This is a predicted structure of a 381-nucleotide RNA (Bacterial RNase P class A) from a Pseudomonadota bacterium. A source record names the gene rnpB.
RNA sequence: GGAGUGGGCGAGGCGGUCGCCGCUCCUUCCCCUAAGGGAGGAGGGGAGGAAAGUCCGAACUCCGAAGGGCAGGAUGGUCGCUAACAGCGACGCCGGGCGACCGGCGGAAAGUGCCACAGAAAACACACCGCCCUCCGGGCUUGGCGAAGCCGGUCCGGGGAGCAAGGGUGAAAUGGCGAGGUAAGAGCUCACCGCCCCGACGGCGACGUCGGGGGCACGGCAAACCCCAUCCGGAGCAAGGCCAAACGAGCCCCGAUUUGGGAUGGCCCGUCCCAGGGGGCGGGUCGGCCGCUCGAGCCCCCGGGGCAACCCGGGGCCUAGACAAAUGACCGCCGCCCGCCAUCGGCGGGAACAGGAUUCGGCUUACGUCCCGCUCCGGCC
Numbered sequence: 001g002g003a004g005u006g007g008g009c010g011a012g013g014c015g016g017u018c019g020c021c022g023c024u025c026c027u028u029c030c031c032c033u034a035a036g037g038g039a040g041g042a043g044g045g046g047a048g049g050a051a052a053g054u055c056c057g058a059a060c061u062c063c064g065a066a067g068g069g070c071a072g073g074a075u076g077g078u079c080g081c082u083a084a085c086a087g088c089g090a091c092g093c094c095g096g097g098c099g100a101c102c103g104g105c106g107g108a109a110a111g112u113g114c115c116a117c118a119g120a121a122a123a124c125a126c127a128c129c130g131c132c133c134u135c136c137g138g139g140c141u142u143g144g145c146g147a148a149g150c151c152g153g154u155c156c157g158g159g160g161a162g163c164a165a166g167g168g169u170g171a172a173a174u175g176g177c178g179a180g181g182u183a184a185g186a187g188c189u190c191a192c193c194g195c196c197c198c199g200a201c202g203g204c205g206a207c208g209u210c211g212g213g214g215g216c217a218c219g220g221c222a223a224a225c226c227c228c229a230u231c232c233g234g235a236g237c238a239a240g241g242c243c244a245a246a247c248g249a250g251c252c253c254c255g256a257u258u259u260g261g262g263a264u265g266g267c268c269c270g271u272c273c274c275a276g277g278g279g280g281c282g283g284g285u286c287g288g289c290c291g292c293u294c295g296a297g298c299c300c301c302c303g304g305g306g307c308a309a310c311c312c313g314g315g316g317c318c319u320a321g322a323c324a325a326a327u328g329a330c331c332g333c334c335g336c337c338c339g340c341c342a343u344c345g346g347c348g349g350g351a352a353c354a355g356g357a358u359u360c361g362g363c364u365u366a367c368g369u370c371c372c373g374c375u376c377c378g379g380c381c
Stems, first nucleotide, its partner, number of pairs: 001377008009368001012334007020046002023043008048353001052364002055362005060236004072232005077091005092105005106227002111225002113221003128167002130163002133160009143151003175193002178190003194216001195214008240290004250281005259275006297317004302313004336350006
């Protein structure tokens, strides 16, 4: 100098004034139709590391079920941690990097499907160039035989058989490399490496080491369907519970006397019904209260266990709970950064992402020319 990795802090600090929102206590007023509300005073408190995204996992509540299965979804190396998890730790294998370190992870020798372009062929393999053998036709021939001609050689074209070594295509081409072998070739044969199978040993395990056997059967994709293993009921604090007006509707009771209407009846009394009237009931609405914040809580240069995540014990602490929703403004001093004037110094400006809404454990994302540690590589002394 460059890089890797882990952790911390974060309205910059202190003081003051005026405000805002809850809590506790005191005083007082209003409504008194319930819960409740207003004013004043005192004390004490008042956003985050991500409060965010709402992506996982839970607590809690209600509904359903309380058994089994199907469908659907999630997870996916192993072992552990945890209330639980897609989280965390340690370890294993594979891949990347000179390295610190980082990334990935069930099954493709159950089945189905897909594999662009290029290429002969993308999966029951195949043959474009090429290699080799052979047959036919043609050209050349300075070779052989004494000539015609035949044989041979070489080149071109065509037919047949063999091969997959080399070239070429592709992200990927049917183990790699060397030797033998062959007409040319090929696990055809052999050594080594790889692969598969078996065994022994080590490890809780993923897996590792060693030995033996087999010429090799098995291209890739599962964030394609699928298979295997494990787990999973739904909705969410606007969950849900309690109290409960006014108006209207409903139901029940009273209705002696009194008012009106109707029925019975020719009429009156009487009897019955309806309405007005009085009382009551339960449900829900407005509204209020609870849920609500002491909890898988936070802190410790404390003790113990564990490599660690974490667990056990000890000590200390109480830290918003408001519902359209509160944290702001100003002043003084000091600190940091930038610009200007420039001698100490002065003047002006700036300081991120973002904000609770039932709670907790994670993950992810956003953020500061912030701070600290450890490690690696390179250069110089």

Overview
Rfam family: Bacterial RNase P class A. Rfam links the family to the GO terms tRNA processing, ribonuclease P activity and dimeric ribonuclease P complex. The coordinates come from a structure-prediction model, not an experiment, and the mean pLDDT is 75. Lineage of the source: Bacteria > Pseudomonadati > Pseudomonadota.